[in-house]
Context: one part of a larger RNA
RNA sequence: AGCUUACGGUGGAUGCCUUGGCGCAAAGUGCCGAAGAAGGACGUGGGACACUGCGAUAAGCCUCGUGGAGCCGUGUACAGGCUAUGAUACGGGGAUUUCCGAAUGGGGAAACCCAACAGAGCGAACCUCUGUUAUCCCUUUACUGAAAAAAUAGGUUUAGGGAAGGUAACCUAGGGAACUGAAACAUCUUAGUACCUAGAGGAAAAGAAAUCAACGAGAUUCCGUUAGUAGUGGCGAGCGAACGCGGAUCAGCCCAAACCAUCCAGCUUGCUGGGUGGGGUUGUAGGACUUGCAAUAUGGAGUCGAUCAGUUAGUAGAAUGGUGUGGGAAAGCCAACCAUAGAGGGUGAUAGUCCCGUAUAUGAAAACUGAGAAACCCUAGCGAUGUUCCUGAGUACGGCCGGACCCGUGUAAUCCGGUCGGAAUCUGGGGAGACCACUCUCCAAGGCUAAAUACACUUUGCGACCGAUAGCGAACAAGUACCGUGAGGGAAAGGUGAAAAGCACCCCGGUGAGGGGAGUGAAAUAGAACCUGAAACCGUAAGCUUACAAGCGGUCGGAGGGCUAUGAUAGGUUGAGCUUCAGGGUAGAACCUGUUGUUCCCUAUAAUGCCUGACGGCGUGCCUUUUGGAGAAUGAGCCUGCGAGUUAAUUUCAGUGGCAAGACUAAGGAAGUGACAUCCGUAAUCGUAGCGAAAGCGAGUCUGAAUAGGGCGUACAGUCGCUGGAAUUAGACACGAAACCUGGUGAGCUACCCAUGGGCAGGGUGAAGCGAGUGUAAAAACUCGUGGAGGCCCGAACCUUUAGCAGUUACAAAUGCUUGGGAUGACCUGUGGGUAGAGGUGAUAUGCCAAACGAACCAGGAGAUAGCUUGUUCUCCCCGAAAUAGCUUUAGGGCUAGCGUCAUGCGUUUAGUACCGGAGGUAGAGCACUGGAUGGGCUCGGGGGCUUACAGCUUACCAACCCCAACCAAACUCCGAAUGCCGGUACUCCAGAGCAUGGCAGUCGGACUACGGGAGAUGAGUUUCGUAGUCGAGAGGGAAAGAGCCCAGACCAUCGGUUAAGGUCCCUAAAUUUAUACUAAGUGGGAAACGAUGUGAGAUUACUGUGACAACCAGGAGGUUGGCUUAGAAGCAGCCAUCCUUUAAAAAGUGCGUAAAAGCUUACUGGUCAAGUGAUCUUGCGCGGAAAAUGUAACGGGGCUAAGUAUAAUACCGAAGCCAUGGGUUUUAUCAAUAGAUAAAGCAGUAGGGGAGCGUUCUGUCAGCGGUGAAGGUGUACCGUGAGGAGCACUGGAGUGGACAGAAGUGAGAAUGCAGGCAUGAGUAGCGUAAAACAUGUGAGAAUCAUGUUCGCCGUAAAUCUAAGGUUUCCGACGGCAGGUCAAUCCGCGUCGGGUUAGUCGAGCCUUAGCCGAGGCCGAAAGGCGUAGGCGAUGGACAUCCGGUCAACAUUCCGGAACCACUUUGGUGGAGCGAAGAGGGGACGCAGCGAGGUAGGUUAGCCAGCGAUUGGUUGUGCUGGUGCUAAGCGUGUAGGUGUUGAAGCUGGUAGGUAAAUCCGCCGGCUGAGCUGAGGCGCGAUGGCGAGCCCCUGAGGCAGAAGUAAUUGAGCCUUGUUGCCAAGAAAAGCCUCUAAGUGAUGAAACUAAAGUGCUCGUACCGCAAACCGACACUGGUAGAUGGGUAGAGCAUACCAAGGCGAAC
Repeated sequence: AGCUUACGGUGGAUGCCUUGGCGCAAAGUGCCGAAGAAGGACGUGGGACACUGCGAUAAGCCUCGUGGAGCCGUGUACAGGCUAUGAUACGGGGAUUUCCGAAUGGGGAAACCCAACAGAGCGAACCUCUGUUAUCCCUUUACUGAAAAAAUAGGUUUAGGGAAGGUAACCUAGGGAACUGAAACAUCUUAGUACCUAGAGGAAAAGAAAUCAACGAGAUUCCGUUAGUAGUGGCGAGCGAACGCGGAUCAGCCCAAACCAUCCAGCUUGCUGGGUGGGGUUGUAGGACUUGCAAUAUGGAGUCGAUCAGUUAGUAGAAUGGUGUGGGAAAGCCAACCAUAGAGGGUGAUAGUCCCGUAUAUGAAAACUGAGAAACCCUAGCGAUGUUCCUGAGUACGGCCGGACCCGUGUAAUCCGGUCGGAAUCUGGGGAGACCACUCUCCAAGGCUAAAUACACUUUGCGACCGAUAGCGAACAAGUACCGUGAGGGAAAGGUGAAAAGCACCCCGGUGAGGGGAGUGAAAUAGAACCUGAAACCGUAAGCUUACAAGCGGUCGGAGGGCUAUGAUAGGUUGAGCUUCAGGGUAGAACCUGUUGUUCCCUAUAAUGCCUGACGGCGUGCCUUUUGGAGAAUGAGCCUGCGAGUUAAUUUCAGUGGCAAGACUAAGGAAGUGACAUCCGUAAUCGUAGCGAAAGCGAGUCUGAAUAGGGCGUACAGUCGCUGGAAUUAGACACGAAACCUGGUGAGCUACCCAUGGGCAGGGUGAAGCGAGUGUAAAAACUCGUGGAGGCCCGAACCUUUAGCAGUUACAAAUGCUUGGGAUGACCUGUGGGUAGAGGUGAUAUGCCAAACGAACCAGGAGAUAGCUUGUUCUCCCCGAAAUAGCUUUAGGGCUAGCGUCAUGCGUUUAGUACCGGAGGUAGAGCACUGGAUGGGCUCGGGGGCUUACAGCUUACCAACCCCAACCAAACUCCGAAUGCCGGUACUCCAGAGCAUGGCAGUCGGACUACGGGAGAUGAGUUUCGUAGUCGAGAGGGAAAGAGCCCAGACCAUCGGUUAAGGUCCCUAAAUUUAUACUAAGUGGGAAACGAUGUGAGAUUACUGUGACAACCAGGAGGUUGGCUUAGAAGCAGCCAUCCUUUAAAAAGUGCGUAAAAGCUUACUGGUCAAGUGAUCUUGCGCGGAAAAUGUAACGGGGCUAAGUAUAAUACCGAAGCCAUGGGUUUUAUCAAUAGAUAAAGCAGUAGGGGAGCGUUCUGUCAGCGGUGAAGGUGUACCGUGAGGAGCACUGGAGUGGACAGAAGUGAGAAUGCAGGCAUGAGUAGCGUAAAACAUGUGAGAAUCAUGUUCGCCGUAAAUCUAAGGUUUCCGACGGCAGGUCAAUCCGCGUCGGGUUAGUCGAGCCUUAGCCGAGGCCGAAAGGCGUAGGCGAUGGACAUCCGGUCAACAUUCCGGAACCACUUUGGUGGAGCGAAGAGGGGACGCAGCGAGGUAGGUUAGCCAGCGAUUGGUUGUGCUGGUGCUAAGCGUGUAGGUGUUGAAGCUGGUAGGUAAAUCCGCCGGCUGAGCUGAGGCGCGAUGGCGAGCCCCUGAGGCAGAAGUAAUUGAGCCUUGUUGCCAAGAAAAGCCUCUAAGUGAUGAAACUAAAGUGCUCGUACCGCAAACCGACACUGGUAGAUGGGUAGAGCAUACCAAGGCGAAC
């Protein structure tokens, strides 16, 4: 380390349970709100967190009723109380009911701020309380009042009503999609759906015929049917009535008009108009008018309401004991009782008689609902005559254009709308599907109307509904926690026990956490992380195994070690139960005795059983998708739970059942009810008769002239349930898009814009202009100076990001470092606003619009659609495909056919072989045709040459026809097979053969091999056809290993036999078998052209004893150096020629060689030797040709000379083949007829078809089991072919199994599935810029806490203030489970307590952009715009400073010193004051520039202290300090403005919406002011300020110096100069008058006294507290910002101050 066993941990499955859900039925009920709703905020308890209740009268107050002993809601106790004088509780009525919200006095960022009037509180200011005060509409009162005189409209106002806002579904109306379907898409569909909007009610809507129909019916609505019919429809997809019939429920009425009466108004004085009352309401017309008759009966409507019933609380309510087990009885046993009650629940296990209840009976002071007697009041009939009158007008209708109807413009009636036209008047008008006629029917242009119907809530009841991953999202403080700016999204989480009896006490430990004892309890392995307690995963102990041994981890065999049983055998003593027989016993049983058998139990025996497994044989997971997967193609980390063909309607087929020429009900109704469900209901449907376009006829009919012929019929039972297969329509097996549309939410990020504020160290350059000089007639120009412009330059802050590096599970979902760009501008930035998705914005990058933008996000249509991918869950048995054709916007999809299966039926129907008879044009062959093509001959013709007058001749030129010879062809054939195909006959075979009809499929990607072809390169593991085979869907043996090759088709078992392919030396079963050859190359055991004197066999030919071939010895000569050429060329550079002679033989030379010669050599010849030698061809086996990448590596290895190759032979091995033996199953046959027996044949299998079963949950019936122990869990060696099923032991502690039926949320290993748990990686990466060390203290414990000493870091910050934002983080005590990247005694952590004090600070006053908006304008609705008016800071205005103090606050408290507003009282004063009106003022840009001053700094002086551990130091030493407010008064400076007139006086005045003494304008007089920082003095003999003392603290005492020089700001600063882009508004403030008020005393001044409200105020605030998920190297507006060096806010080092960054 592996396997196994036992015991644990972790975890929370399973079982059981249910407080909670889901669905259905019945009854009842159905709006709330200005009398302030729905919904909230905040409060409310003795203490109080959440829920519930309630509202300052606050878990409650009053009253009436019920009820009768306890109570103060729940999570829960303590403290304290209430209650027979009736509490708590339940029900009716009433009171109170903060603030927000329609929200309504005005405003507003909901739960807040600010008012006015009247009244009240001592009451002037201030404060408080009560009431009223919004808008619109109607009515009404009063005042006012246009165009336009009166009047009216309009405006203001009094009073009385009403509206508003909310609401789940249902309803009506106004608007109105898209995805989708049509396999695309546009009409169409989805669909008038979703959605938006308006409105109403308990229902709504509709509704009493200008309707249907053709007999006639007689409002509407709803259900069933008609009927998927008639129709409509790119006549596609689809859409789809009505009449009629059966039911539910039933109900009818009122106006306008004519006419009459009365009142009023107008004027044209007899008409018109209006109000009220009467009258009147319809179509075989009615009514008015005229006229006749009848008359008070009964009917109808309303008011009130005796009485009854119901709802909102309740009341009574029968009947049991014992025994024993047990913790406990309700179970068992024994014996009772009740029952109009044996529904249900509870009680320590299962209760009719214990409790609550149940059957039954009964009850209301009060409120509400319904029915409703009596009484009162109101109301009304029937005719007749008459052309006198009335009977709904911009209407009906028509044209054009739309919409609704089944009806899509169509033949298009009918209804509705827009627009333009436009009737009739009862002798009238509409309709009956164009239109016309006739006939019938009805009376529009006004209105109301219950029920039957829809939906929800309450109560009650029920469920073959769920039972904690289920059921609502929610069984629990759930629409909660949490996420998001927002709209919006949205969880997890149940169980101790009967009872807390929730562990007293002891021990260990930090006064921990946790544990051990003890105790409680039936049980504590029921101990609160609590019932049961599975698996993954992690351990401890034991048995076996493992240290030379390689891998799908198993399987088969098995040495060895350990163990002992659901089996076997034997036994069993009185162990227990059952049982046979016999006897006894009894009326019969019970019972007793003996005995047989059997089960459990006990004992013994033995491995064949169990655990382990050295070693050996064989052996590449599962799923999906594929021609093909171990695949290096997909999916799964593991375990547990959840997770996918369902339901409805309509069809069709099969099975089964009822009835049958008939079958059957639907809606509904009746009785009853826990009915596997009784009766009624025959409307309708299907069948019983067909044919025809139809009229129609009918066993026939149609066509037709026909009696012909032909077509279709005439025989054949249906129908309604149930079950199953399949289809269609629905989401339709499950999960999955990108998208489309509708309505909302977002500009807190970002883009642009608007308003109002802020920021930019320092240095440089030096435009215009100006001045001076030179210069000119004058200019120009030049020089110098001044000046300070600029999308100017350098460079910090700030903005940005060029390049590089780092980082890349980061510090960071865009950062760090270095280096860059801009940095007075088209610059950057804060706050508040605007623009919104079919859109905005955009110096266009398709950029940005809240970390994903070629069209945001959220919710909905919605389960969009998906010819695509994935997944799809138990078993066995039988059969078993396809990857082809045709068509297809079709090619990875589909339909039909082909091939499969099941059922039924049918036959000598199929198949094979033989024979007979056929058709055919392939292979081959051929050249007769069509073409191609070679040689020769013959020979037209042509070319060349010769000759020429023609003619001719010639030719090794080209060449037709023809002849000879030899050829080629898929689109050539004079010919022509083999196979195959068709038909017939015979035989064989009865086969999972054939055919027909019907149900159900799957298949349309194929692959290789062989043969025949095409394409290609006669390439491909290529592609495409045909034939066959195999794989696919096929295991086994062989080919080392291998889908497709060879052999062979696996039902199961066997330590049986025999063979196939292939093999027999070893690996490795079987021959080291036999015989004859070959090979020498390890050929065998990879390869070609080509090459070779390898070797075997055969053949032909040449030479050869007259001496061959090879070897050795010798010769190889002369003319001549042949001629030419050449410098030379002599056999041998080259050209030409290549003769002659001597010879046995010898080239004008085969090769080497030389400058050329020379030299060597060959051919050739002789000799020696001695018998074969040479060449060519065919053929067997070999050789070379032969180079690749990790490693021999081209026999499977060892190895082999056979164990290679060839031929022949015998034996053996060898498979899941075949045979044998046993068993299973299917089909057929024969027996038998439930069962079964015999025989034969079959039984590989993917897609797929068919059959038979197992198991799970629930229901019914039957009989059962269970505290003496159910389900569930763990284990087990038993049974079954399998899914599975028992027994036993332990655990567990209350339910549950069997049989037969029934119903399904019914079976998981895979879906990058969902949820939870647990692993692995791994004790690994990391611990987030950086510096710590030591001592002491505390403590159980200290690297980290506290204190101290060193050291280090920042220092235009890492310091201080402050806005936003956060919201208690602030301070103290205690604590340390969690958080803190380690630890922690510590903390921004937990618990408790404390802390924020304002007339002057900020907000409340004013207005900007913008927003809201009375009236108003516009718009289908919602709503949009906007006047008056209001809101709205980022701006304007506005009164306080210094010091001290707390643990924590201070311009707020305290001390001191001030100021502002208002009020009262008094005084002075003596004529004005007075606004929402008028005027002034407030009041403004950018850049440059300087001056004065101040803050601040430095130095000196002054004050205080110091003198040492070292060389020096009493000096020119060192260290530290050296400040003071506002207001008021005085001074009035620098500066600005002003003689071009400050300030003042005065005259006029037509403008300033009225007025004005004010402003403006025009005059006159006078003549120097006006404004203004800072400083100084008072304030201030105060305060601060080093230090000293002790009792060391929440102390006490005392209080020095406090000057000058220098430097000097971005502050004072709104100054001034220049420039062009020409630079807010309003209020406060001042002046003026109007209304009004004022000599009964205004303003102003002064004194005293009084008043002064609400909110914010802690703390962080460049950050550990904000925005970034974090204690995150990022981001975050403004102010101050010291020293030395330096131009400087650069940079470096320091001060004050703050830190040392949590391993």
Overview: A computed fold for a 1703-nucleotide part of an RNA from a Chloroflexota bacterium, annotated as large-subunit ribosomal RNA, half A. The source organism's lineage runs through Bacteria, Bacillati and Chloroflexota. Model confidence (mean pLDDT): 82 of 100. It matches the Rfam family "Bacterial large subunit ribosomal RNA". Gene Ontology terms of the family: structural constituent of ribosome and ribosome.